This is a predicted structure of a 1516-nucleotide RNA (small-subunit ribosomal RNA) from an uncultured bacterium.

RNA sequence: AGAGUUUGAUCCUGGCUCAGGAUGAACGCUAGCGGCAGGCCUAACACAUGCAAGUCGAGGGGUAGAGUUCUUCGGAACUUGAGACCGGCGCACGGGUGCGUAACGCGUAUGCAAUCUACCUUGUACAGGGGAAUAGCCCAGAGAAAUUUGGAUUAAUGCCCCAUAGUAUUACGAAAUCGCAUGGUUUUGUAAUUAAAGUUCCAACGGUACAAGAUGAGCAUGCGUCCCAUUAGUUAGUUGGUAAGGUAACGGCUUGCCAAGACAAUGAUGGGUAGGGGUCCUGAGAGGGAGAUCCCCCACACUGGUACUGAGACACGGACCAGACUCCUACGGGAGGCAGCAGUGAGGAAUAUUGGUCAAUGGGCGCAAGCCUGAACCAGCCAUGCCGCGUGCAGGAAGACGGUCCUAUGGAUUGUAAACUGCUUUUAUACAGGAAGAAACACCUCCACGUGUGGAGGCUUGACGGUACUGUAGGAAUAAGGAUCGGCUAACUCCGUGCCAGCAGCCGCGGUAAUACGGAGGAUCCAAGCGUUAUCCGGAAUCAUUGGGUUUAAAGGGUCCGUAGGCGGUCUUAUAAGUCAGUGGUGAAAGCCCAUCGCUCAACGAUGGAACUGCCAUUGAUACUGUAAGACUUGAAUACUUAGGAAGUAACUAGAAUAUGUAGUGUAGCGGUGAAAUGCUUAGAUAUUACAUGGAAUACCAAUUGCGAAGGCAGGUUACUACUAAGUGAUUGACGCUGAUGGACGAAAGCGUGGGGAGCGAACAGGAUUAGAUACCCUGGUAGUCCACGCCGUAAACGAUGGAUACUAGCUGUUCGGAGCAAUCUGAGUGGCUAAGCGAAAGUGAUAAGUAUCCCACCUGGGGAGUACGCACGCAAGUGUGAAACUCAAAGGAAUUGACGGGGGCCCGCACAAGCGGUGGAGCAUGUGGUUUAAUUCGAUGAUACGCGAGGAACCUUACCAGGGCUUAAAUGUAGAUUGACAGGACUGGAAACAGUUUUUUCUUCGGACAAUUUACAAGGUGCUGCAUGGUUGUCGUCAGCUCGUGCCGUGAGGUGUCAGGUUAAGUCCUAUAACGAGCGCAACCCCUGUCGUUAGUUGCCAGCGAGUCAUGUCGGGAACUCUAACGAGACUGCCAGUGUAAACUGUGAGGAAGGUGGGGAUGACGUCAAAUCAUCACGGCCCUUACAAGCUGGGCUACACACGUGCUACAAUGGCGGUGACAGUGGGCAGCCACCUCGCGAGAGGGAGCUAAUCCCAAAAAGCCGUCUCAGUUCGGAUUGUUCUCUGCAACUCGAGAGCAUGAAGGCGGAAUCGCUAGUAAUCGCGGAUCAGCAUGCCGCGGUGAAUACGUUCCCAGGCCUUGUACACACCGCCCGUCACACCAUGGGAGUUGGGUUCACCCGAAGGCGUUGCGCUAACUCGCAAGAGAGGCAGGCGACCACGGUGGGCUUAGCGACUGGGGUGAAGUCGUAACAAGGUAGCCGUAGGGGAACCUGCGGCUGGAUCACCUCCUU
Repeated sequence: AGAGUUUGAUCCUGGCUCAGGAUGAACGCUAGCGGCAGGCCUAACACAUGCAAGUCGAGGGGUAGAGUUCUUCGGAACUUGAGACCGGCGCACGGGUGCGUAACGCGUAUGCAAUCUACCUUGUACAGGGGAAUAGCCCAGAGAAAUUUGGAUUAAUGCCCCAUAGUAUUACGAAAUCGCAUGGUUUUGUAAUUAAAGUUCCAACGGUACAAGAUGAGCAUGCGUCCCAUUAGUUAGUUGGUAAGGUAACGGCUUGCCAAGACAAUGAUGGGUAGGGGUCCUGAGAGGGAGAUCCCCCACACUGGUACUGAGACACGGACCAGACUCCUACGGGAGGCAGCAGUGAGGAAUAUUGGUCAAUGGGCGCAAGCCUGAACCAGCCAUGCCGCGUGCAGGAAGACGGUCCUAUGGAUUGUAAACUGCUUUUAUACAGGAAGAAACACCUCCACGUGUGGAGGCUUGACGGUACUGUAGGAAUAAGGAUCGGCUAACUCCGUGCCAGCAGCCGCGGUAAUACGGAGGAUCCAAGCGUUAUCCGGAAUCAUUGGGUUUAAAGGGUCCGUAGGCGGUCUUAUAAGUCAGUGGUGAAAGCCCAUCGCUCAACGAUGGAACUGCCAUUGAUACUGUAAGACUUGAAUACUUAGGAAGUAACUAGAAUAUGUAGUGUAGCGGUGAAAUGCUUAGAUAUUACAUGGAAUACCAAUUGCGAAGGCAGGUUACUACUAAGUGAUUGACGCUGAUGGACGAAAGCGUGGGGAGCGAACAGGAUUAGAUACCCUGGUAGUCCACGCCGUAAACGAUGGAUACUAGCUGUUCGGAGCAAUCUGAGUGGCUAAGCGAAAGUGAUAAGUAUCCCACCUGGGGAGUACGCACGCAAGUGUGAAACUCAAAGGAAUUGACGGGGGCCCGCACAAGCGGUGGAGCAUGUGGUUUAAUUCGAUGAUACGCGAGGAACCUUACCAGGGCUUAAAUGUAGAUUGACAGGACUGGAAACAGUUUUUUCUUCGGACAAUUUACAAGGUGCUGCAUGGUUGUCGUCAGCUCGUGCCGUGAGGUGUCAGGUUAAGUCCUAUAACGAGCGCAACCCCUGUCGUUAGUUGCCAGCGAGUCAUGUCGGGAACUCUAACGAGACUGCCAGUGUAAACUGUGAGGAAGGUGGGGAUGACGUCAAAUCAUCACGGCCCUUACAAGCUGGGCUACACACGUGCUACAAUGGCGGUGACAGUGGGCAGCCACCUCGCGAGAGGGAGCUAAUCCCAAAAAGCCGUCUCAGUUCGGAUUGUUCUCUGCAACUCGAGAGCAUGAAGGCGGAAUCGCUAGUAAUCGCGGAUCAGCAUGCCGCGGUGAAUACGUUCCCAGGCCUUGUACACACCGCCCGUCACACCAUGGGAGUUGGGUUCACCCGAAGGCGUUGCGCUAACUCGCAAGAGAGGCAGGCGACCACGGUGGGCUUAGCGACUGGGGUGAAGUCGUAACAAGGUAGCCGUAGGGGAACCUGCGGCUGGAUCACCUCCUU
């Protein structure tokens, strides 16, 4: 410090996720030791048991008991003396918890001139006298107990009275002085009032008053201190005054009276949540989160209330009352409070021992010894955390065995790892030694000086603990796991599984080859731990002060005015609030940081420093901001002049057009559409003429024109009103900018009331279209549109761009001004292009989206949702404000490359057109589908399957079916064994395979050979997967395309090149050009054919010479010709003319056999279709193995209501039949072709030469020509059927071909639709071949005869290039919207119902203090001899206050709820097709109506609309 994830790829925006650190943690697996820490986060739930606050006999009385002595054994004396009691001090500390509390509670800084403070310290002064009680003890009772009543007697450092006292208090004065105000301080006068305690007898400790200090506490104030505005108004003791009361003290703290204030948008009140801080975690920091342990403060002590005592409490282990709960009970009554330490139950994912000691530190009491102390110090449990140590070290390669993997006779890895050799002994174990923590108090001794203190020495005290630590002994001995291994992210292979089981933090993995699941081997990372989960910060600049944005990604308010607020021109002076600097105080300790030191190191601890960025006070500075005063003119405003305009309001008015009415002319249609129909019309329409009526809107001018804040504004005139610009520099003198809340205006639609109503026109009706058509189209038509008044307050209210000010290169239009004779300059608007800059890019660019300043508004992933609830406004429609649960990993912007478009442009093709001939109708052949079947084997299925694999199914083929049989049989090899047979022939059974019977029989050099059988090892599969593959093939397409290197442009994907202008069959070539070159394709090179030449001359040829024949190159010969087959020539836009820069094109051109690729073939770029083929072959994986293998017979592949494709033959006279007889080429032939002869009507049969082929044969070519038939189901047509034959073959029944005779079906040129073909082509005619025993209408070839037409590119189809739009990229067979149906989830409403909280009114009124009363009771004081009286006190009564409780109402919050609404999610459901392309009616926004649904229609608006044309402006 970043990374993954939206896309085909890119840049950006933006969310989600990860890597880091942390924890009072928990869970899973695992676990050797030690040190230091930590340990109920949940139920402030309930608690058994024990302990946690006592102490003082030097305050008091004094007892049980014990001891000693005496004893008359009853007891007495003395010593000692617990417990309890009175009294003092403590119990308000220490310890626990975080319920409550949003508060002066806490933090920080001040103040108290408004206060208190026990114990402690210091100082001054003092302690005289007297009295009455009461607990205890004793006696007598009540009660189960707790407890309690009465009587008698008694003490004190308990209580009371008197005295004494001022530096105390109070009251009234006087003087001085000080302060920020109230006021304080000092001095002083008079009057009044309040004190005390002893113990002990050496000494010491106490007591009282006052003052001061210290400590602690109280009060007040400034500042800081969570969320919600869907909480906006709150408050009656409330705010203030006055008087009184109360308090330690100020104060509405309380009460009476008076006034009406007080708080609040700088957030009152209300609701929710929460103890606060030092600090802790994280972070570079700023921040964010937290508030365990330790320290400070606060609050609380079962819940609520109350006071008492006391220096201090409204009191955790005190009291009283009420309530809930638990316990005891004799039922009458009582007792209790672990949020102290342990511990128990419960809750929970989860948190420890009913331990030891007061040795140390600290606390209480005490003179002290000492006692008490669950504070504390220790120990126990727990890997909860941090830190440290160990589980060995070195050598050791035959790289062992075993495991795992592989390209497997071998290698790689585990791996120096092990074994083995040597060494060491931390730790553990055993034994032995063994601390520091302890210094004191007290006591003893000594020293110093004056009592008394101080100092020195000695002595005593250890829970932990026989612990830490040290030594010795032996021996590698006692000690390694967890997670991960697709990317992020370090680490890879095999097996199993087969969208199953499962994994997953995100992306995602798994559907038969999973580095992603499970196991194994190996590897990686940490390590006594490792992972997971939860939470916080970080990364996240993803709330942005540091440090973000708002044209299109989320985001500028519809516009203006203006309040508070924020900000603000130039100069001078003053001040010093902000600001800056110095100084002082404070900012507890611990913590963090630094240094040093101590535990063997570290964690941990100690000492010192720094820091604590803060607050307060004080002194100074004065540039800037503020404040005060004065001045200025440039901002702003005013005045005057000159202009401008569709600016507004009101009134009047004009013509054109539509409609209607009346009248005339006139006659059959009009109207409307893609085409129609509804509609109107013989009762006279439409058309036309004249007149009249009425409403709405204003052609041309007219324009990127003008005006207005926006919405918006258009005939003309008038009135009123407002505005803007320029000029003058006359007036004021900062008067300014922005603007939360607020106010005004605000298109269209809509609402209310009253008018008006021509045209248009939601709804509605009808007609069409359509599968449907609640639409688009047509005919009608109501609200509405118009006017007046009043509402509504929203729009794509848009420049999707808030307002203001200043600055920053240019060019060019236009509107309104000014100056100038003009050129031109200048001001304000309104447009275009461009520079720098900015921007993700598109773009913007002085009218900024640039550079800066000020103010306002708004945004923070998509959906849910602008929805729900609440509130406000509205007559309503609705508007404003505006969430959450849940769900997804994206949603989105700009640009790129493709693909696509019922987008555009250009070009091409038998694509259309122009022609010729077909198919579709018939019969048959053949293939396919379907059906059937035991089987009808399998594959091919738009183009690119269907006379296709198959170039030839009777058996075989054959893969299918039925049946009866077989088990390693075919091929080959190796090794072993056995035999000399088997095989063959014949016969029997059988459908055959096969089984049985019988017959005959090897060679030999004796080594063996050969053959067969048998054993073992290796089989076989037309079974599956063409979506695991190779190879091969089809198609786009013989279309002209597809790419690369370097350079350049762009952030990038990419672009350029390859585009543009021409040209071509062509990315063919030329010109231009940030491109220059190159490759695969095109073309050419190859083959055939067309002309000529050369060479050669058999089997081919025969002109000339000769021979011969009825005749024939038959023969001698010939090498001319044809031909054969090798090599050459030839054609290149080369020449000419025209056009053009060129390429090139045009030409009846010349020449030439051939002319612009001469014709044909082979040749198929990068790629597309998961195209076809596992059944040609090969091959991975899977499957079968007495069968899915192999063999046999028979059957099937040939079925047949039907549908389709491809063909053949026809329908006839361009023909049929008969006759005649000429001219080809390619080919094939020995299990062959077969001349010729004979026979047969014929298919053919029987003989029989030649030929292994330029020699012989197939072989006859056919259309042609001549004659006849004369338009008919025929002398057309030949299906079908009968019968007789021929041939092949083991065999023609299913199921061959052919021949003869007979039969003679459909069919008279074919609907919609559709196919081929541009020249030696179509059409037509025959011939040959492969396959093959036989079988051809198919296929592959060959030649003969031989046309018509192409104006042209509008349209259909296919393709190429350029451009455009896109929400597509699996790429339009794409994407995608809504209703309905089903399942699940969260949520709104909901009659109601159940809880919680809060509030108002009333009732009740415990304890308690206060007030009042006090007839009852009463020791201290007074009077009195006494009785008694008085003062005072108490019980009791009453009153106000008040907790709990009760009744009724309100508000608020949560749960449940029949039913109901929408939303989300889900693999394949239903209906349509709304959107994305001009998405097939451009889309969207607002509004209104309608409709199963997406939606449709009306009105107004927007471009975030394609296309075509025009206009204007700009660039060059």

Rfam family: Bacterial small subunit ribosomal RNA. Its family is annotated with ribosome and structural constituent of ribosome in the Gene Ontology. The RNAcentral record of the sequence draws on ENA.